Context: one part of a larger RNA
RNA sequence: UGGCGGGGGAGCACUGCAACGGGAGGAGCGUGCGGUUUAAUUGGAUUCAACGCCGGGAAGCUCGCCGGGGGAGACUGCCGUAUGUGGGCCAGGCUGAAGACCUUGCCCGAACAAAAGGCAGAGAGGUGGUGCAUGGCCGCCGUCAGCUCGUACCGUAGGGCGUUCUGUUAAGUCAGGUAACGAGCGAGACCCCCGCCCCUAGUUGCGACUUGUUCCUCCGGGGACAAGGCACACUAGGGGGACCGCUGGCGCUAAGCCAGAGGAAGGAGGGGGCAACGGUAGGUCAGUAUGCCCUGAAUCCCUCGGGCUACACGCGCGCUACAAAGGCUGGGACAAUGGGUUGCCACCCCGAAAGGGGGAGCUAAUCCCUAAACCCAGUCGUAGUUCGGACCGAGGGCUGCAACUCGCCCUCGUGAAGGUGGAUUCCGUAGUAAUCGCGUCUCAAAAUGGCGCGGUGAAUAUGCCCCUGCUCCU
Numbered sequence: 001u002g003g004c005g006g007g008g009g010a011g012c013a014c015u016g017c018a019a020c021g022g023g024a025g026g027a028g029c030g031u032g033c034g035g036u037u038u039a040a041u042u043g044g045a046u047u048c049a050a051c052g053c054c055g056g057g058a059a060g061c062u063c064g065c066c067g068g069g070g071g072a073g074a075c076u077g078c079c080g081u082a083u084g085u086g087g088g089c090c091a092g093g094c095u096g097a098a099g100a101c102c103u104u105g106c107c108c109g110a111a112c113a114a115a116a117g118g119c120a121g122a123g124a125g126g127u128g129g130u131g132c133a134u135g136g137c138c139g140c141c142g143u144c145a146g147c148u149c150g151u152a153c154c155g156u157a158g159g160g161c162g163u164u165c166u167g168u169u170a171a172g173u174c175a176g177g178u179a180a181c182g183a184g185c186g187a188g189a190c191c192c193c194c195g196c197c198c199c200u201a202g203u204u205g206c207g208a209c210u211u212g213u214u215c216c217u218c219c220g221g222g223g224a225c226a227a228g229g230c231a232c233a234c235u236a237g238g239g240g241g242a243c244c245g246c247u248g249g250c251g252c253u254a255a256g257c258c259a260g261a262g263g264a265a266g267g268a269g270g271g272g273g274c275a276a277c278g279g280u281a282g283g284u285c286a287g288u289a290u291g292c293c294c295u296g297a298a299u300c301c302c303u304c305g306g307g308c309u310a311c312a313c314g315c316g317c318g319c320u321a322c323a324a325a326g327g328c329u330g331g332g333a334c335a336a337u338g339g340g341u342u343g344c345c346a347c348c349c350c351g352a353a354a355g356g357g358g359g360a361g362c363u364a365a366u367c368c369c370u371a372a373a374c375c376c377a378g379u380c381g382u383a384g385u386u387c388g389g390a391c392c393g394a395g396g397g398c399u400g401c402a403a404c405u406c407g408c409c410c411u412c413g414u415g416a417a418g419g420u421g422g423a424u425u426c427c428g429u430a431g432u433a434a435u436c437g438c439g440u441c442u443c444a445a446a447a448u449g450g451c452g453c454g455g456u457g458a459a460u461a462u463g464c465c466c467c468u469g470c471u472c473c474u
Base pairs, nucleotide, nucleotide: 007474008473009472010471011470012469013468016464017463020428021427022426023425024424027320028319029318030317031316032315033314034313035311036310043054044053065306066305067304068303069302070301071300075121076120077119078118079117086108087107088106089105091103092102093101125295126294128293129292130291134289136284137283138282139280140279141278146185147184148183149182150181151180153160154159165176166175167174190273191272192271193270194269196240197239198238199237200236201235202234205230206229209228210227211226212225213224214223215222216221243266246260247259248258249257250256322421326380327379328378329377330376331375332374338369339368340367343362344361347358348357349356350355387418392413393412394411395410396409397408398407434456435455436454437453438452439451440450441449
């Protein structure tokens, strides 16, 4: 000087507590991991910060694993072939399949030193090793508020001071004080989205108003199309608006804090991006790059099949439930984000459905994909049930060369566990939690996953430092 303490003080945080809401831990299933098994069940990641993670939804490919089959050495040196070394092929054998190999036979071809081949070196390749040799990228400390410099001053020096103190802040934020005075990185400002208003613009968007055509009519009117139109909405570019600016109180007349007015918005308006000096020998050689080591006829390349999908068990993350604020049946209503050419598919027909057959439009503000919870009516009556849907049987459909290992969907039948879950533990402070569906990514097919979108829409706290941690002073 820093670190640490079951030392002290001050402050902060829903990866702390308290209050509240909803879960997990019990069940079934999905998925990842451990373990065990296996010919192989490829490998990595292991407290927070591994475990729906490696965008890792593996039928082939992927693929790195296992079993089988086949292929292949740039370049250099030496050996090597006139008694035909080599290449191609029908048939048969071998084989999962193969002139890959073997047998009989046929064809092609080299001109005297080569090709093929062998040996030795040397390569190509390697998802082989080392993340403790590295680059790059990322996680966490960190939703933190710190980390330093110049000059001056102090100390023999390491170093200190500044950066401590008081008040304040989300903040080393600002103010006051002060042997310090200034400055840089970080914080803030900045950038993007949302919320209010204005301007510009008007197609593919809109439909107030006017006109025309047409249909229905209970004669009040209503619907469709077209032309004017750009008012409204929307789209997407620009601008305004919020600053403790105003009033009162507290504070030191400060910084600021509290209450109020006005306002769409009030004290950082909400959300996001960016994010210091450094540390963690954190993670990744399997995304790529890359040093060194290893391998080099196999640890390379291709191919067939299997495996990554095993199953006495243990754990994480989820989905579906245990029901009446519900299940089922019938009818009715309202989105946003996005995506679409060997794609999205209107509409019609067939089918009970999955789906199939026709077929228009759309390279898309034009066409297409598009809600559910909700509302109304009926039914069920507390029951392992009209709850719940696992498992299994049968029939059918789709994708794909191919659904046996090992896909998804539909229909009928079957109807298991489960009656709110121990110790413990997780998330959340508002358009949040909870709940409801939708889109997209991956993708031939295959979400309960990832990332987004909108609909309905609470309870509680406005505190504290007891527990867990972090920051500052000592």